Annotation
Small-subunit ribosomal RNA, 5' domain from Streptomyces californicus, 502 nucleotides, folded computationally. Model confidence (mean pLDDT): 85 of 100.
Context: one part of a larger RNA
RNA sequence: GGACGAACGCUAGCGGCGUGCUUAACACAUGCAAGUCGAGCGGUAAGGCCCUUCGGGGUACACGAGCGGCGAACGGGUGAGUAACACGUGGGUGAUCUGCCUUGCACUUCGGGAUAAGCCUGGGAAACUGGGUCUAAUACCGGAUAUGACCUCGGGAUGCAUGUUCUGGGGUGGAAAGAUUUAUCGGUGCGAGAUGGGCCCGCGGCCUAUCAGCUUGUUGGUGAGGUAACGGCUCACCAAGGCGACGACGGGUAGCCGGCCUGAGAGGGCGACCGGCCACACUGGGACUGAGACACGGCCCAGACUCCUACGGGAGGCAGCAGUGGGGAAUAUUGCACAAUGGGCGAAAGCCUGAUGCAGCGACGCCGCGUGAGGGAUGACGGCCUUCGGGUUGUAAACCGCUUUUGACAGGGACGAAGCGUAAGUGACUGUACCUGUAGAAUAAGGACCGGCCAACUACGUGCCAGCAGCCGCGGUAAUACGUAGGGUCCGAGCGUUGUCC
Numbered sequence: 001g002g003a004c005g006a007a008c009g010c011u012a013g014c015g016g017c018g019u020g021c022u023u024a025a026c027a028c029a030u031g032c033a034a035g036u037c038g039a040g041c042g043g044u045a046a047g048g049c050c051c052u053u054c055g056g057g058g059u060a061c062a063c064g065a066g067c068g069g070c071g072a073a074c075g076g077g078u079g080a081g082u083a084a085c086a087c088g089u090g091g092g093u094g095a096u097c098u099g100c101c102u103u104g105c106a107c108u109u110c111g112g113g114a115u116a117a118g119c120c121u122g123g124g125a126a127a128c129u130g131g132g133u134c135u136a137a138u139a140c141c142g143g144a145u146a147u148g149a150c151c152u153c154g155g156g157a158u159g160c161a162u163g164u165u166c167u168g169g170g171g172u173g174g175a176a177a178g179a180u181u182u183a184u185c186g187g188u189g190c191g192a193g194a195u196g197g198g199c200c201c202g203c204g205g206c207c208u209a210u211c212a213g214c215u216u217g218u219u220g221g222u223g224a225g226g227u228a229a230c231g232g233c234u235c236a237c238c239a240a241g242g243c244g245a246c247g248a249c250g251g252g253u254a255g256c257c258g259g260c261c262u263g264a265g266a267g268g269g270c271g272a273c274c275g276g277c278c279a280c281a282c283u284g285g286g287a288c289u290g291a292g293a294c295a296c297g298g299c300c301c302a303g304a305c306u307c308c309u310a311c312g313g314g315a316g317g318c319a320g321c322a323g324u325g326g327g328g329a330a331u332a333u334u335g336c337a338c339a340a341u342g343g344g345c346g347a348a349a350g351c352c353u354g355a356u357g358c359a360g361c362g363a364c365g366c367c368g369c370g371u372g373a374g375g376g377a378u379g380a381c382g383g384c385c386u387u388c389g390g391g392u393u394g395u396a397a398a399c400c401g402c403u404u405u406u407g408a409c410a411g412g413g414a415c416g417a418a419g420c421g422u423a424a425g426u427g428a429c430u431g432u433a434c435c436u437g438u439a440g441a442a443u444a445a446g447g448a449c450c451g452g453c454c455a456a457c458u459a460c461g462u463g464c465c466a467g468c469a470g471c472c473g474c475g476g477u478a479a480u481a482c483g484u485a486g487g488g489u490c491c492g493a494g495c496g497u498u499g500u501c502c
Base pairs, nucleotide, nucleotide: 001502002501003500004499006498007497008496009495010494013369014368015367016366017365018364019362020361021327026325027324028323030322031321032320035070036069037068040067041066043063044062047061048059049058050057051056077280078279079278087204088203089202090201091200092199093198096197097196101193102192103191104190105189106188107187108186109143110142111141112140118133119132120131121130122129123128149172150171151170152169153168154167155166156165157164158163178185179184180183206252207251208250213243214242215241218240219239220238221237222236223235224234225233255277256276257275258274259270260269261268262267282303283302284301285300286299305316306315307314308313333359335358336357337356341355342353343352344351345350372402374400375399382393383392384391385390408438409437410436411435412434416429419426420425446491447490448489449488450487451472452471453470457486458485459484460483461482467474468473
């Protein structure tokens, strides 16, 4: 000198764009953050409409609860753990999976038994739960058929070792679902693609030797199990190996990268915001469902903590968005809207969406604008200094005519809208930005410093006191170094101080 997710002190007019718990991965009141589909199903709790003998019935505009489907594995948060194939980069998979989507071929056949809701009746304070009875499906189960799968017997091609691929015969066990309405949406099997993963390998990136030896599923083999898949991944048996001064093992620290800061570069430091990957979701463990999880707002067990209880038993998990307490030098609103973009469901209308778009708060940062411009000398008054002549503040003010950014008031007033809907219509931001007009210099300047480094000097007060200070050092009676004033210098809605990095 530059930089900052900064803090503190003094000060403060406006706008745009960014950005805001770096500390306790501390504990959390309250609300919201994942639903949707009636064009899968039986139905009808509520609302609408119609009828009514006022008990109720009908309709299906629609729909609570329920069965069923898809989603909930995305999106959002955090950085605790992790020195590791976690990440980056380059490869491999002849060892693999992939719902929805695209494309191709073929099919969509015949039956069955239940169950929730409902009704009846119990238990419990509650959470919840038992029994009986009735019913439906794109829920569940069985049969038929089927290229493909598996086993077996042949033939061909080829490679990179296990192999890969094409083709013929026999055997084994395997599919399906309908709906609305007249054209679509679906369902099943197989192939290909796309997308997204899983696994493996080479290389690369911290400190420590005051850590020198480490290891028994350990290292390898055979066989088996398991997985979508190779593999000590697991198990039985066998062998005794494997790693290490090119730093094993141990300890400390740490999410990694694109990047960011600095620097002429080499390098050094950092990993906030944004983007990619990883890990985690009160702590530890486990599996279930599923194409996908060992699952933040799912389940089970154990633990700590909090809450309810009729003491028998239950409920909970903000490292989602707001918000509270606490910690701290320190970090925001319990806001608006789904209008846009994107996501889930749905044929669609649409519903949901604290993702997102916006608004609010903070000079926290960057950028821009303003606080007037011109004229004006008797160089006024006042202040300060003085050699008492004067000098300086200073064209500064007053005064004269001018302008009107910002702000105020008044009028007008968007883009963002593509879609969707028969149409009417549909914007959170927002009566915002912007435009026009009106009045009026009117509403708007401070901070640090002035001994040298370092740009800017005098007076008074003080008297090694009070104090200053980054270093050198100032102060003990004329202090340009303390305090105040005048003047000056540098920046300017900021200016200084502190911390950290280069």
It matches the Rfam family "Bacterial small subunit ribosomal RNA". The full RNA is in RNAcentral, with records from ENA and SILVA.